[in-house]
């Protein structure tokens, strides 16, 4: 140099695939007990226990699913060709299957400072 890698960073945008099932724990709210305690006049209103229901959060276990954080493999190509580097493909160890978070990849900004002219 209205230049341009590798690498940070910042902000944007960013899919797939059960809010699945069994079970235990905790809380929230309805309904029951010829229960118990306190009030106050029959009974009523509080309050505590146990059941049974929703809702919500964590825990184990189970079966199914997903590819775009990491990792593995193969391979077009490519090199300095003895071997090496390589994907969005292919495998799911890991991650994940409402929200949240995370998330390859693409933009735009700043910072970089190898390459080019």
């Nucleotide at each position: 140099c209205u230049g341009a890698a590798a690498c940070g960073c910042g902000c944007g945008g960013g899919a797939g695939a059960g809010a699945c099932c069994u079970c235990c724990c905790g809380a929230u709210u309805c309904g029951g007990c010829u229960c118990g305690c306190u009030u106050g006049u029959a009974c009523a209103a509080g309050u505590g226990g146990c059941c049974g229901g929703u809702u919500c959060g964590g825990a184990a276990g189970g079966c199914g699913c997903c590819g775009a954080a990491g990792g593995a493999g193969c391979a077009a190509c490519c090199g300095c060709c003895c071997c090496g580097g390589a994907a969005u493909c292919u495998c799911u160890c890991a991650g994940g299957c409402a929200a949240a978070a995370g998330g390859a990849c693409c933009g735009c900004g700043c910072g970089g400072g190898u390459c080019g002219a």
Molecule: Glycine riboswitch aptamer
Organism: Novosphingobium indicum